[in-house]
This record gives sequence, C1' cells and structure tokens, in this order.
RNA sequence: CAGCAAAUCAAGCCGAGCCUCUCCAGCACAAGCCGGGGAGGACGGGGGACCCAACGCCGCUUCUAGCGGCAGGGGCGAAUCGCGGACUGAUGUCCGCGUAACGGUCGAAAUGAUCGCGAGCCCGACAGCUAACCCCGUAGGCGACAACGUUGCAGCAG
Repeated sequence: CAGCAAAUCAAGCCGAGCCUCUCCAGCACAAGCCGGGGAGGACGGGGGACCCAACGCCGCUUCUAGCGGCAGGGGCGAAUCGCGGACUGAUGUCCGCGUAACGGUCGAAAUGAUCGCGAGCCCGACAGCUAACCCCGUAGGCGACAACGUUGCAGCAG
C1' cells in the first nucleotide's frame, strides 16, 4: 500500500414479553448506570357454572342406565394440510415441491407488487363454551449501508 474474513456499532424487525415506585449489593465526585428482591400498572396466556353444545367402538350387568377395556386427549405459537423421493422388516427419520395461515417493504389504496416464514416446545389420562373466582408469563431471536477504528489470515514495497 492493497486484499479476504470476523467482531463491534444499531436505524429498524418478529414477539405479550413493557412502564412506574421501592429496598439491597456493585461502579461512580456527582448525575446516573447496572444486577437481584418486593409492590403496583399494562399487555399476554391457562383453568373455571347455569344455559348451550357434545356424549365413539367392544364386552359384561342388577340393562332407556351403570361398570370395564380400546382408540387417547389437550395447551402455547402464524406455523396447518397435501404430493413425491431416499433409508427402514415395520414404526419412523431425512429431503424436495406446494399449501391454509402469518410477517416485512413499496404504495393513498387495491382483489396490487415483491421478499420472507409456514418451526419448535409443553401437559400427562385430564380440561368444550363459561360470570364470579383461581393460576401463570413479561422471554428469546434477527439486524443493512456509509465512515473511522479493532482483531485474525496471507501478500507487496521500503
């Protein structure tokens, strides 16, 4: 001097995942910052009456019902439902193409255009709806351009 890569930065994005007060500890001259505990507000979710809705198959019985067994069933979330392929004895696992639904950007808007996503987890035999009432959560994950600088790698020149 120049190259490649990474981190930092953070306008902003998904999501209920935020705000206020107070106590304790730490940093700080201070203003304040930050971690934990508590209280309140706000937002989100679950359980939970009457009424309404629903009440499968098989066996037994004291037979318009009761008992037992089987297939289970349910929740958070947009994340449901198909087709095909590979592996497997099967159950299943993985992959691909779509799709209900959902999110972003542009746009005054559209039945518009475009880019994404279309997962995962939990309860544990149990929950329909549901007033009063009761319980739980306040996480996690992404993040471009430009400028200056940082780190690493490997070069060129002096």

c-di-AMP riboswitch aptamer (ydaO/yuaA leader) from an Actinomycetota bacterium, 158 nucleotides, folded computationally. It was read from a public genome assembly, where an Rfam model found it. The model forms 96% of the base pairs in the Rfam consensus.